[in-house]
Context: one part of a larger RNA
RNA sequence: GGAUGAACGCUGGCGGUGCGUUUAAUACAUGCAAGUCGAACGUGAAACUCGGAUUUAUUCGGGUGGAAAGUGGCGGACGAGCGAGUAAUACAUAAGAACUUACCCCGUACUCAGGGAUAACUUCGCGAAAGCGAAGCUAAUACCGGAUGGUCUCGCAAGAGUAAAGCUCAGGCGGUACGGGAGAGGCUUGUGGCCUAUCAGCUUGUUGGUGGGGUAAAGGCCUACCAAGGCGAUGACGGGUACCUGGUGUGAGAGCAUGACCAGGCGCGAUGGGACUGAGACACGGCCCAUACUCCUACGGGAGGCAGCAGUAGAGAAUCUUCCGCAAUGGACGAAAGUCUGACGGAGCGACACCGCGUGGUGGAUGAAGCUUUUCGGAGUGUAAACACCUUUUCUGAGGGACGAAAAUCUGACGGUACCUCAGGAAUAAGCCCCGGCUAAUUACGUGCCAGCAGCCGCGGUAAUACGUAAGGGGCAAGCGUUAUCC
Numbered sequence: 001g002g003a004u005g006a007a008c009g010c011u012g013g014c015g016g017u018g019c020g021u022u023u024a025a026u027a028c029a030u031g032c033a034a035g036u037c038g039a040a041c042g043u044g045a046a047a048c049u050c051g052g053a054u055u056u057a058u059u060c061g062g063g064u065g066g067a068a069a070g071u072g073g074c075g076g077a078c079g080a081g082c083g084a085g086u087a088a089u090a091c092a093u094a095a096g097a098a099c100u101u102a103c104c105c106c107g108u109a110c111u112c113a114g115g116g117a118u119a120a121c122u123u124c125g126c127g128a129a130a131g132c133g134a135a136g137c138u139a140a141u142a143c144c145g146g147a148u149g150g151u152c153u154c155g156c157a158a159g160a161g162u163a164a165a166g167c168u169c170a171g172g173c174g175g176u177a178c179g180g181g182a183g184a185g186g187c188u189u190g191u192g193g194c195c196u197a198u199c200a201g202c203u204u205g206u207u208g209g210u211g212g213g214g215u216a217a218a219g220g221c222c223u224a225c226c227a228a229g230g231c232g233a234u235g236a237c238g239g240g241u242a243c244c245u246g247g248u249g250u251g252a253g254a255g256c257a258u259g260a261c262c263a264g265g266c267g268c269g270a271u272g273g274g275a276c277u278g279a280g281a282c283a284c285g286g287c288c289c290a291u292a293c294u295c296c297u298a299c300g301g302g303a304g305g306c307a308g309c310a311g312u313a314g315a316g317a318a319u320c321u322u323c324c325g326c327a328a329u330g331g332a333c334g335a336a337a338g339u340c341u342g343a344c345g346g347a348g349c350g351a352c353a354c355c356g357c358g359u360g361g362u363g364g365a366u367g368a369a370g371c372u373u374u375u376c377g378g379a380g381u382g383u384a385a386a387c388a389c390c391u392u393u394u395c396u397g398a399g400g401g402a403c404g405a406a407a408a409u410c411u412g413a414c415g416g417u418a419c420c421u422c423a424g425g426a427a428u429a430a431g432c433c434c435c436g437g438c439u440a441a442u443u444a445c446g447u448g449c450c451a452g453c454a455g456c457c458g459c460g461g462u463a464a465u466a467c468g469u470a471a472g473g474g475g476c477a478a479g480c481g482u483u484a485u486c487c
Stems, first nucleotide, its partner, number of pairs: 001487004006483005013357006019350002021315001026313003030310003035074003040071002043068001047064007081268003091192006099185003104181008112146001114144002121136006152161003166173002194240003201231003206228008243265004247258004270291005293304004321347001323346003329343001330341004360390004370381004395424006404414001431476005436457003442471005452459002
C1' cells in the first nucleotide's frame, strides 16, 4: 500500500448493486416451511330443494350438493439449513469393470377369466389424555391364487417356474414383460493437496488362497479351512488441527494466506444405535430402542427435537422483519382447472462493502465585522461572507405512469414503485483525522517529568512547532480515524 462476513469512537443527505451470528452443532414460546389426486375406491356432513306425517316444536323418505376423515397412487431420498465429525468409505483430476435406475423418450409383445378380505362406517368396551380393543357391513388401479408365456431364471437336454388394472368427458389416460436411450447413482484404481519423530515400529480378518454366504454389483464385505503374510525413515502407526474444490485476497511473478457470499462434491440433523418401506434412505419437519433435557398428567401413562423462514433467551466486540406474494422462474401432485411451495420473486432494517450523485454556480473590496496574531506599523482567516444575478441535480407538492406477461383474452407481490412533466424555493444536506522526524501541514496561550502523548525514535522538570485549548494549515470525505487478521 492492498484486503475484510469485521468491530469500536466521532459524524451522517440520497440512490443502485451486493452482503449481514465468524461466538454456544447452546436451549427454544408462537406461526408457517410437503403435499396432492374424486378422471383409482367405498362412504358421505353442512346447506338447498321435493314429498309425506304433524302436537306447528319438528320428524321420516327422495334429490341436488360436496365438507371431512379413510383405503389406494405419486411425492415426502428433491428443494432449504449447517460444517459438528472426517487426513480418507472425503475432495480434485484421470482412468476402469463386476452393477442399479421411479418418473421421461424410442421400440416389440401382452392387457384373459376369477376369488377372499379390510379400513372408513355402525354398535359396544377400556383410558384423564395420547390412543386402544371387540363384533358386524362394504369398495378399488389395495391383496391373492389360476391361464398364457416371446423374454427371463434353473437345467446337458427333456422339462419346470415366472406378469398385468382398470378409469374415462370416448378424444384419451393408464397397467405388465423385455430391449435400447437420456440423465442419475453405487463400486475400483493411479496421481495431487496440513503440522508433528519430544509418535519408530504397526497389524491376526491382519495379507493372500480355496469352499460357502451375502449384495444391484467386484471384493475379508462375512464365515470355515489353509498358508504366513501385509505396511514402514519415499515417514507406517500414533497425536494435533481441518469439510474438500472451482475460487478469493495479495503479489511483477514465483509464491504465501484463505475456502464468507455464489457454484460442484461430501458429511450431519438433540446424543448414540437399529432396521422398515421404497427405484432410491438407514431417511432434518418417518418408525423403533437407549441416554440427557423440556413439557402435559387424573401419577396409571404420554408428548417433543428451528444446523428450514421469521422470532426469543443465552453467549459475545458483533450480525436484520414473528413482513408481502405465488405475478415471474423452478419443484410436487393432477388429464386439466388448480392446490401446495418461508425454494424463489420482492419489500423492511444496518454507511457493513463497492459504485454513482449532491450539500450550489458566476460575479463580488488593497479587502466589512468578528476572531487569531503582532515588532502595534501591520498580517491572517479571505472572494471567504454580505450583496447582485443564475440554476434546480437533490427536496417538497401536483399530474401522468410502465417493462417485467411468456399466451388471442385474462393474470403484477414489487407498486402508484422506476421513469416523465409542471410548480416552488439556495432552498433539505459536512464531517473526521492529523500538523517533532519518518510524513503533507505552525503559531499563541495554559501546564510545568504534573496532567498527559506515543506506531518507532521519543516528547513533558517555566518561553513545549510532540501534552490541553484556540486560530491557522494539511489530508481524506458521507465518511474519517482506531483495533484485529492476511498478503
Molecule: small-subunit ribosomal RNA, 5' domain
Organism: Candidatus Altimarinota bacterium